[in-house]
A computed fold for an 86-nucleotide RNA from a marine eukaryotic metagenome, annotated as Glycine riboswitch aptamer.
Its mean pLDDT, the model's own confidence on a scale to 100, is 78.
Of the family's consensus pairs, 90% are formed in the model.
RNA sequence: CCCUCUGGAGAGCGCGCGGGCAGCCGCGCCGCCGAAGGGGCAAACACCCAUGCGGGUGUGCAUCUCUCAGGCCGGUGGACAGAGGG
Numbered sequence: 001c002c003c004u005c006u007g008g009a010g011a012g013c014g015c016g017c018g019g020g021c022a023g024c025c026g027c028g029c030c031g032c033c034g035a036a037g038g039g040g041c042a043a044a045c046a047c048c049c050a051u052g053c054g055g056g057u058g059u060g061c062a063u064c065u066c067u068c069a070g071g072c073c074g075g076u077g078g079a080c081a082g083a084g085g086g
Stems, first nucleotide, its partner, number of pairs: 001086007012030001014029006031072003037068001038066003044059006
């Protein structure tokens, strides 16, 4: 890193219009969530400038932060954790 099993949160059962016998589907509107993915930053390190006690550039963790994507009955998905196997 891969496979299998188990556990696994959050947020409107929103409103309007249309279609449909219904389950439901589509569009629009606002309100929300962070744990697929994605973006950002701390410390630290490196380099450069200056000859100072600072400045600049690059690399740079996250469950922090953003909310692009995704999600907000259930189902699905799901970071992460445990067990087994390769």